[in-house]
A computed fold for a 265-nucleotide part of an RNA from a metagenome, annotated as large-subunit ribosomal RNA, domain VI. Model confidence (mean pLDDT): 89 of 100.
Context: one part of a larger RNA
C1' cells in the first nucleotide's frame, strides 16, 4: 500500500516448520519352556549414552584495569607515597556478563486410518475359502496430539475498550484544513541492537549518570605510634579500595516544542 472511518489491547488458526534415537539394570522369574546345559514372551520400575532447548543456583573457564604482589626504568625537588613505559610488564585472585566441561527439562504416553501379515462371518462353486459384499486386529511409518512461527489466510477473520460524528471548495462513497483517540519526531536508556525494529521512560518522572547504602572481590591501605641496627614485624584494621550487581534519593539530563493522524457506499 491492502484489509470500505480513525485507533489501542488481546487473539482464533487455514498453513508451515521442529521433534522423532537408543542401551544397561532389577522384578516378574531361575517363573514358562527344556533330560539338561540353559533360560523367556507380556508387564511393572531404576539409571545411561549421543542428540536438541533453555540456563547460571553450584563446578569451573573467561573475566584489557577490580584488589593485592613484585622487577627494572623514569618522572612527581628529595624521604615517604605515587604515576608512566616494558605483551595488559610479570605474578596470584577476581564482580557482572558470555559460556561448558556445570544445571534444568525434552524424545514419552495416548487416540484414529492403515501396510506386510493374522483373523471372523461368507458365497460365487451345497463343500472349502481373511473377500468377491460386510466386520476385525496389526508398525519406530501416516494423521493427530507436543513445541514454534502464522489473517498479505487479498477468502486479509474474531472479541474488548476508546474516539466522534468540525471549518472551506464543491454536490463526486470528491478535494483540502484545523483536530479527537492514538501515534511518532526530540530527548534518557538499555532485559533490545549491524542501521532499523521490538522493550523501558520523558518532571503526575527513579530511564540513565551522580551520591548514600548494602551486596560482591581483594586481602589488613595512607599516616601516625610500638619493637628491632637493619631488612621488616606488631597496633591503630577482618583496614582501604571496589569494573556492567541490589536498593534508596530528583542533585544532573529525559526542557520547550512540532508533525500525522476519523468524518464513515
Nucleotide at each position: 500500500c491492502g484489509c470500505a472511518g480513525a485507533a489501542u489491547a488481546u487473539u482464533u488458526g487455514a498453513g508451515g516448520a521442529g521433534u522423532g534415537c537408543u542401551g544397561u539394570c532389577c522384578u516378574u522369574a531361575g517363573u514358562a519352556c527344556g533330560a539338561g546345559a540353559g533360560g523367556a514372551c507380556c508387564g511393572g520400575g531404576a539409571u545411561g549414552g549421543a542428540c536438541g532447548c533453555a540456563c547460571c543456583u553450584c563446578u569451573g573457564g573467561u573475566g584489557c584495569a577490580c584488589c593485592a604482589g613484585u622487577u627494572g626504568u623514569c618522572a612527581c625537588g628529595c624521604c615517604a607515597g605515587u604515576g608512566g613505559c616494558a605483551c595488559a610488564g610479570c605474578u596470584g585472585g577476581g564482580c557482572a556478563g558470555c559460556u561448558a566441561u556445570g544445571u534444568g527439562c525434552g524424545g514419552a504416553a495416548c487416540g484414529g486410518a492403515u501396510a506386510a501379515a493374522c483373523g471372523c462371518u461368507g458365497a460365487a462353486a451345497g463343500c472349502a475359502u481373511c473377500u468377491a459384499a460386510g466386520c476385525g486386529u496389526g508398525a519406530a511409518g501416516c494423521c493427530g496430539c507436543c513445541u514454534c512461527c502464522a489473517a498479505g489466510a487479498u477468502a486479509a477473520g474474531a472479541u474488548a475498550u476508546c474516539c466522534c460524528a468540525u471549518a472551506g471548495c464543491a454536490u463526486a462513497a470528491g478535494c483540502c484544513a484545523g483536530u479527537a483517540a492514538g501515534a511518532c519526531c526530540c530527548c534518557u536508556c538499555a532485559u533490545g541492537g549491524a542501521c532499523u525494529a521490538a522493550g523501558a521512560g520523558g518532571u503526575u518522572g527513579a530511564u540513565a549518570g551522580g551520591c548514600u547504602g548494602c551486596a560482591u572481590g581483594u586481602g589488613u591501605a595512607a599516616g601516625c605510634g610500638c619493637g628491632g641496627u637493619g631488612a621488616c614485624g606488631c597496633g591503630u584494621u577482618u583496614a582501604g579500595c571496589u569494573u556492567g550487581g541490589c536498593a534508596g534519593u530528583a542533585c544532573u539530563a529525559a526542557u520547550a516544542g512540532g508533525u500525522c493522524g476519523a468524518g464513515g457506499g